Notes: A computed fold for a 73-nucleotide RNA from Rhexinema sarcinoideum, annotated as transfer RNA. Rfam family: tRNA. By type it is a transfer RNA. Its family is annotated with triplet codon-amino acid adaptor activity in the Gene Ontology. The same sequence occurs in records of 3 taxa. The sequence is in RNAcentral, with records from ENA.
[in-house]
RNA sequence: GCCUUCUUAACUCAAUUGGUAGAGUAUCGGUCUUGUAAACCGAAAGUUAGCGGUUCGAUUCCGCUAGAAGGCU
Numbered sequence: 001g002c003c004u005u006c007u008u009a010a011c012u013c014a015a016u017u018g019g020u021a022g023a024g025u026a027u028c029g030g031u032c033u034u035g036u037a038a039a040c041c042g043a044a045a046g047u048u049a050g051c052g053g054u055u056c057g058a059u060u061c062c063g064c065u066a067g068a069a070g071g072c073u
Stems, first nucleotide, its partner, number of pairs: 001072007010025004019056001027043005049065005
């Protein structure tokens, strides 16, 4: 220098091939307990890496940039 894949909640990952972004863990509150843990119930937490484009509508499609992993030279 070129090619491929990836970037979504604090962490690990989904989203059925364009139609209001979910789960587990963790956090907070509650129930239970003499108290803690466990268990159960509930809540909060996201500019879907950034900027543009296409579209009535983009996590999804296209381009550029940044970062991560791998391969070729």